[in-house]
RNA sequence: GGGGGCGGGCGCAUGAUCGCUCCGGUUAUCAUGCCGGAGAGGAAAGUCCGAACACUAAAGGGCACGGUGGUUCGUAACGCGAACUCCGGGUAACCGGAGGAAAGUGCCACAGAAAAAAUACCGCCGAUGGCCUGUUGGACAGGCACAGGUAAGGUUGAAAUGGUGAGGUAAGAGCUCACCGCCUCUGCGGCGACACAGAGGGCAGGGUAAACCCCACCGGGUGCAAGACCAAAUAGGGGAACGUUAGAGGGCUGCCCGUCCAAUGUUUCCGGGUAGGUUGCACGAGGUACCGGGUGACCGGUAUCCCAGAUAAAUGAUCAUGACCUGCUUGGCAGGUACAGAAUUCGGCUUAUAGCCCGCCCUUUUUU
Numbered sequence: 001g002g003g004g005g006c007g008g009g010c011g012c013a014u015g016a017u018c019g020c021u022c023c024g025g026u027u028a029u030c031a032u033g034c035c036g037g038a039g040a041g042g043a044a045a046g047u048c049c050g051a052a053c054a055c056u057a058a059a060g061g062g063c064a065c066g067g068u069g070g071u072u073c074g075u076a077a078c079g080c081g082a083a084c085u086c087c088g089g090g091u092a093a094c095c096g097g098a099g100g101a102a103a104g105u106g107c108c109a110c111a112g113a114a115a116a117a118a119u120a121c122c123g124c125c126g127a128u129g130g131c132c133u134g135u136u137g138g139a140c141a142g143g144c145a146c147a148g149g150u151a152a153g154g155u156u157g158a159a160a161u162g163g164u165g166a167g168g169u170a171a172g173a174g175c176u177c178a179c180c181g182c183c184u185c186u187g188c189g190g191c192g193a194c195a196c197a198g199a200g201g202g203c204a205g206g207g208u209a210a211a212c213c214c215c216a217c218c219g220g221g222u223g224c225a226a227g228a229c230c231a232a233a234u235a236g237g238g239g240a241a242c243g244u245u246a247g248a249g250g251g252c253u254g255c256c257c258g259u260c261c262a263a264u265g266u267u268u269c270c271g272g273g274u275a276g277g278u279u280g281c282a283c284g285a286g287g288u289a290c291c292g293g294g295u296g297a298c299c300g301g302u303a304u305c306c307c308a309g310a311u312a313a314a315u316g317a318u319c320a321u322g323a324c325c326u327g328c329u330u331g332g333c334a335g336g337u338a339c340a341g342a343a344u345u346c347g348g349c350u351u352a353u354a355g356c357c358c359g360c361c362c363u364u365u366u367u368u
Stems, first nucleotide, its partner, number of pairs: 001364010012322007020039007041339001045350002048348005053223004065219005070084005085098005099214002104212002106208003121154002123150003128147002130144006162180006181203001182201006189194001227279004237270009249261004286305008323337006
């Protein structure tokens, strides 16, 4: 210098003018005015996980349903993160994956003989039995491929019943042996996943659990449009007082008066809800710096800071100067500066992102 891996940061700057939202001050309050201050992000996004908070339900437990899935640790919690383990990929830095298929059930298109418990399409053999021929007394030799044997080789497929080699055999085969793999047991190291060593077993019969299922752990529901408070007009509801009732009805007494019920009007009081308003709502598992602990995620201590709160929704527009990038007719012009925008709040994950900067590591070539 080339190629690559991992991680972090920035993501236009300054000023002027005119506006917008909120907060504080100012006049006796509000509004207005004036003065001062603050005003989007690394993802505010997707709303995918986990929580806080609130209401609801609440004696406890179980089933069902849903989720998670190597181990240990971190955390308020998590499906997040850290370290480690095993497997796979890469020369390497590094990256990706993760319970159980030797509990049970189901499924495996097409092709293929055969897709899970059996099978013989091609092939190989035909030792043994059978048939034929020869020498023939038995027996031996040769042939046929009839019974049959055979999973070594071929063929199909994403996948075909441990692998390689040797022995063995008629041909073959864990049939036997060595090594590797697998399973069981023992010892040893580790908190653990697991690892190492030894002994034994010829091997349990393929794949699929984002099929049912088994094992372990976790989980009530609804969301700030939660919830709490204040509370108009109009129309309903309830109570009280006063008035009216020709005639009719019921009670107090058989009748009258009176009175109560009933009907109706006026006045007044109470209560619920709607519009609207206030609150929840900005001090928080908070930021920054330093010190300490830890391999690390992270934790502890000290100091310091206060940092958006709109409600149809403010955070903008214009100009000037500068920065960076690109192009060209190259000393000046033109164009561009991404993705995107709070809405109860946090912790994560995922996705989008023009351009620029920094650090560590691996590999290769050349030179020294």

Source information
A computed fold for a 368-nucleotide RNA from a Desulfobulbaceae bacterium, annotated as Bacterial RNase P class A. The sequence is in RNAcentral, with records from ENA. A source record names the gene rnpB. Lineage of the source: Bacteria > Pseudomonadati > Thermodesulfobacteriota > Desulfobulbia > Desulfobulbaceae. It matches the Rfam family "Bacterial RNase P class A". From the family's description: Ribonuclease P (RNase P) is a ubiquitous endoribonuclease, found in archaea, bacteria and eukarya as well as chloroplasts and mitochondria. The family's RNA type in Rfam is ribozyme. Gene Ontology terms of the family: dimeric ribonuclease P complex, ribonuclease P activity and tRNA processing.